[in-house]
RNA sequence: GCCUCCAUAGCUCAAUGGAUAGAGCGCAGGUUUCCGGAACCUGAAAUGUAGGUUCGAUCCCUACUGGGGGUA
Numbered sequence: 001g002c003c004u005c006c007a008u009a010g011c012u013c014a015a016u017g018g019a020u021a022g023a024g025c026g027c028a029g030g031u032u033u034c035c036g037g038a039a040c041c042u043g044a045a046a047u048g049u050a051g052g053u054u055c056g057a058u059c060c061c062u063a064c065u066g067g068g069g070g071u072a
Base pairs, nucleotide, nucleotide: 001071002070003069004068005067006066007065010025011024012023013022018055027043028042029041030040031039048064049063050062051061052060
């Protein structure tokens, strides 16, 4: 250089082109406790960037950025 795959919450992962983008762990607050842990309740937090297609894009297309694998 070329080919291929991936990019969603702090982390690990879901989400048939259409519902308020969900779950576990973690984090914050509360109940409980002498204190903590555990348990229970509540909450904050995410679609890599720029275009395109579409009535509608996390999802399809293109380029770029970053990462994994293959190839001489």
Predicted 3D model of a 72-nucleotide RNA (transfer RNA) from a Patescibacteria group bacterium. Its Rfam family is "tRNA". The family's RNA type in Rfam is transfer RNA. Rfam links the family to the GO term triplet codon-amino acid adaptor activity. The organism belongs to Bacteria candidate phyla, within Bacteria. It was read from a public genome assembly.